[in-house]
């Protein structure tokens, strides 16, 4: 990318038609009848009800930058770090220089710091060593030790200075719509690691969900028990709180026991699919116009079974060609034989992600 | 359909919130004790934390993705 075609016979679902019958119904032939994931409910939104969806809190998710989108945690094109010779391939990529936490074990210290062996010195003793201080360059531990290298300075040593390199922070220049990225200079500033830890910063987000929810039919004994309440007003919309606001002028609320539990509608033409042309561009993702097609709607839940043929794959046989001394390899290939073809099943719609999966095929 | 928990030793449970040597009780094995079993006492084993991937020195815990069980909704 595709998800085997075509035909028969049998059979299941749903339409509208015809005929029989008083009707329920019954036979008829005709149209339609799963997916690239229908799936997992991980995101996002439509539609519905709660009050037109308010205010703060508290929760909750998003996290580099332009783009597109009804919306998005999605998709595109960049940027940056990382892997890799490259081609290209991964990335949940704001903030440790706001604050706190943690960092087991080993170690002197696990981060305004400190010193176990070592270097230096000063004092006892002057065999060996003890103490005091200064010191961080080397040695050790650790998954992690407060840049790096080299020269001056020093009792010894150290950004202590200097001279290059590395990184940050500040400030010009150019480039880019941005993210940045190129060049220049200043400041010894050197600031460990963790935010899929709490937390900071910017954004978004009211709540259930089609068992959502209208409507028709049935059905009830307003049965017992506990709590709250009656104007100082329970309780309710309303969701974890609170406000605010609206019901409510007497009942509520849980619990046990009891009765109904059937039908219609929502229910499929919609952010729809194909095919050209455009827009957007170097390509994109998306948008727009044309033409044209109608593509399941069931409700315990249909969409299969067999059999003939053709086509794809795999094996094996036959003939050829190529290599090899030869066993045999590799490649095509008529015909006959054998085998094989998964994952899986709509249940209000719709864009997405992820997961499943072929002895199909292409790059 | 739809929303919500959970999986740790052979069982039943800790330990997860707020990362730091996975424990208890049972059961199972060895030994005492008994003439022998049980009961007690004393030891000893026994774990892919349901599975794969990722943050992190470091994952039972955080977070992603499956699998499997359980509970609620008219």
């Nucleotide at each position: 990318u595709c998800a085997g075609g075509c035909g028969a016979u049998c059979g299941c679902c749903g339409g509208a038609c015809u005929g029989a019958g008083g009707a329920u119904u019954c036979a008829g032939g005709c149209c339609g009848g799963a997916g690239g994931a229908a799936a997992g409910u991980c995101c996002g939104a439509a539609c519905a009800c709660c009050a037109c969806a308010g205010g703060g809190c508290a929760g909750g998710g998003u996290g580099c930058u332009c783009c597109a989108u009804a919306a998005c945690g999605u998709g595109g094109a960049g940027u940056c770090a990382c892997g890799g010779c490259a081609a290209c391939g991964u990335g949940a990529a704001g903030g440790a220089a706001a604050g706190u936490g943690c960092a087991a074990c080993a170690g002197a210290a696990a981060g305004u710091a400190u010193a176990c062996c070592g270097c230096c010195u000063c004092g006892c003793u002057c065999u060996u060593g003890c103490g005091g201080g200064g010191u961080a360059a080397g040695g050790g531990u650790g998954a992690a030790a407060c840049g790096g290298u080299g020269c001056g300075g020093u009792a010894a040593g150290a950004g202590c200075g200097c001279a290059c390199c590395a990184g940050u922070u500040c400030c010009c220049c150019g480039g880019g719509c941005g993210a940045c990225c190129g060049g220049g200079g200043a400041a010894g500033c050197u600031u460990u690691g963790u935010a899929a830890a709490c937390c900071c910063c910017a954004c978004c987000c009211g709540g259930u969900g089609c068992a959502a929810g209208a409507c028709u039919a049935a059905a009830u004994a307003g049965g017992g028990a506990a709590g709250c309440g009656u104007u100082c007003g329970a309780g309710g919309g309303c969701g974890g709180c609170c406000c605010g606001u609206c019901c409510g002028a007497a009942g509520c609320u849980u619990c046990c026991g009891g009765g109904u539990a059937a039908g219609u509608c929502g229910c499929u033409a919609g952010a729809g699919g194909u095919a050209c042309c455009g827009u957007g561009u170097u390509a994109a993702a998306u948008c727009g116009g044309u033409a044209u097609c109608c593509c399941a709607g069931a409700u315990g839940a249909a969409u299969g079974a067999u059999c003939g043929u053709c086509g794809c794959c795999u094996g094996u046989u036959u003939u050829c060609a190529g290599g090899g001394u030869a066993a045999c390899c590799u490649g095509a290939u008529c015909u006959g034989c054998a085998g094989g073809a998964a994952c899986a099943g709509a249940a209000u719609u719709c864009g997405g992600c992820u997961u499943a999966c072929g002895a199909a095929c292409c790059g | 359909g739809g929303g919500c928990c959970g999986u740790u030793a052979g069982c039943u449970c800790a330990a997860u919130c707020a990362g730091g040597c996975a424990g208890a009780g049972c059961a199972a094995c060895u030994g005492a004790c008994u003439c022998u079993u049980a009961a007690u006492c004393a030891g000893u084993a026994g774990g892919u934390u349901g599975a794969a991937g990722g943050u992190u020195c470091g994952a039972u815990u955080c977070c992603u993705u499956c699998a499997c069980g359980g509970c609620c909704c008219a």
Two RNAs folded together computationally: RNase P RNA and transfer RNA, 437 nucleotides in total.
Its mean pLDDT, the model's own confidence on a scale to 100, is 76.
Rfam match: Bacterial RNase P class A. Rfam links the family to the GO terms tRNA processing, ribonuclease P activity and dimeric ribonuclease P complex. By type it is a ribozyme. From the family's description: Ribonuclease P (RNase P) is a ubiquitous endoribonuclease, found in archaea, bacteria and eukarya as well as chloroplasts and mitochondria.